[in-house]
Context: one part of a larger RNA
């Protein structure tokens, strides 16, 4: 100087408390451990591994396993020798296929008729490796933590390591600002500058409006017309403790009030200092070293990653009446769409099929559910709950047996609110309701986004956890 303390002081955070809803019990989904297996590919392991890499394992993916194959190789460059039109499709034989063999067909590469390029064969350099080492590395990422810290120059002090500044008194979300002070300044962080939501002005109108004028209809911005309004999207304005009062050291600031769409950082996002964990990743990529080279490389078929006495994590659905079922019937936002989104109409109980208008999109398509009104059920393993199983169908796709999703009928399991323990959340939040997107032929209870409805509670900082500053002890570095 740090680190640590079941030392002290001050302060903060959904850290506790106050509340609301969960997990832990059930069934299922999913990941992991374990076990099994020819293989169940590999990585990730307290927080910070476990719906994680995987934004989607039937084949492919695929790295694993078992048969079957190839050896200058599936891919690149170059040298030497030989040979040659090259590429593509069709048909056919053997085979699980890779591959091997055969037949004819088509277009006849550049042609300066030398061969150069290209193909094939042989040969040599080499290729190739998701093989090992993340404790050899780059890059990227997680975490403490959006915590308020981490440092430097000069000066001063100290023999020195170092100190000072950065401590102190206030204050702040903040090393934020003020005052003081052997310090004076500065840098990386904080804040602001960026995006978005909330108010408004101007400009612009193939969306919006009967607001206004006309036409038209069973009805409808449906049509002419118009940019007023809504909206869209570009440029501005607006908030600064600016004004008033109180308080404070007359400071920084804090409290209350007015005005205002918004008030003290207005809400949200992006943005992550010096560093810590030899944290994670050699299987994104790059890369040193080591290892394999008729195999640890390469192609293909089938299987596996989907196994199942069990254990754990994360979720979904429930256990019901604030509900289930039936009927009537409103109101979004944000996205996506040409190998696509698909309307009207028709068929089917339904999944879906048929059909194909329109749309390269503010123009066309894809568009809610909870809520509301009403009827019924009357507390029961039920008109709750839907697992499981049987059967019949639909869709995608060469192909749904291992191993996809959806629908109809039948079946109707556990489950009556969950031990110890434990998680999230402070406002348009929690809870609850649906919608869209990426991946994707198909497959979502996951992930990412969107809106609808919309709470309760916070006395307070004694305690638990994490963190910041000062101080103290130490046999630790």
């Nucleotide at each position: 100087u740090g680190a640590c303390g079941g030392g002290g002081g001050c302060c903060c955070g959904c850290a506790c408390a106050a509340g609301c809803g969960g997990u832990g019990g059930a069934g299922c989904a999913u990941g992991u451990g374990g076990u099994u297996u020819a293989a169940u590919u590999c990585g990730a392991c307290g927080c910070a591994a476990c719906g994680c890499g995987c934004a989607g394992a039937a084949c492919c993916u695929u790295a694993c396993c078992a048969g079957c194959u190839c050896u200058u190789g599936a891919c690149a460059u170059g040298g030497c020798g030989g040979u040659u039109g090259u590429g593509g499709g069709u048909c056919u034989c053997g085979g699980a296929g890779a591959c091997g063999g055969a037949u004819a067909c088509u277009u006849u590469c550049c042609u300066u008729c030398g061969c150069u390029g290209g193909g094939c064969c042989g040969u040599c350099a080499c290729a190739g490796g998701u093989g090992c080492u993340g404790c050899a590395u780059g890059g990227c990422u997680g975490u403490c933590g959006u915590c308020a810290g981490c440092u430097c120059g000069u000066g001063u002090c100290g023999u020195g390591a170092g100190a000072u500044g950065u401590u102190g008194g206030g204050u702040u979300a903040a090393g934020u600002c003020c005052c003081g002070c052997a310090a004076c300044g500065a840098g990386c962080g904080c804040a602001a500058c960026c995006c978005u939501c909330g108010c408004u002005u101007u400009c612009a109108g193939u969306u919006g409006c009967c607001a206004u004028c006309g036409g038209g209809u069973a009805g409808a911005g449906c049509c002419g017309g118009c940019c007023a309004c809504u909206c869209u999207g570009a440029a501005g304005g607006a908030a600064c403790c600016g004004c008033c009062g109180g308080u404070g050291a007359u400071a920084a600031g804090c409290c209350g009030g007015a005005g205002g769409a918004a008030g003290g950082u207005g809400g949200g996002g992006a943005u992550g200092a010096c560093g810590u964990c030899a944290a994670g990743u050699c299987c994104u990529c790059a890369u040193g070293g080591c290892c394999c080279u008729u195999a640890c490389g390469u192609g293909g078929u089938g299987g596996g990653c989907u196994a199942c006495a069990c254990a754990c994590g994360u979720g979904c659905u429930a256990c019901a009446a604030u509900g289930g079922c039936g009927g009537u019937g409103a109101c979004a936002a944000a996205g996506g769409g040409c190998a696509g989104c698909a309307a009207a109409g028709g068929a089917g109980c339904g999944a879906u099929c048929u059909g194909g208008a329109g749309c390269u999109a503010a123009u066309c398509c894809u568009u809610a559910a909870a809520a509301a009104c009403u009827g019924u059920c009357u507390c029961a393993g039920u008109u709750c709950g839907g697992a499981u199983u049987g059967u019949c169908g639909g869709c995608u796709g060469c192909a749904a047996c291992u191993c996809g999703c959806c629908g109809g009928c039948a079946u109707g399991a556990a489950g009556u609110u969950g031990g110890a323990a434990u998680c999230g959340c402070u406002a348009g939040u929690a809870a609850u309701c649906g919608u869209g997107g990426a991946u994707c032929a198909g497959c979502a209870u996951g992930c990412c986004a969107c809106g609808g409805u919309g709470a309760a509670u916070a006395c307070g900082u004694u305690c638990c956890c994490g963190g910041g500053c000062c101080u103290u002890g130490u046999a630790c570095a």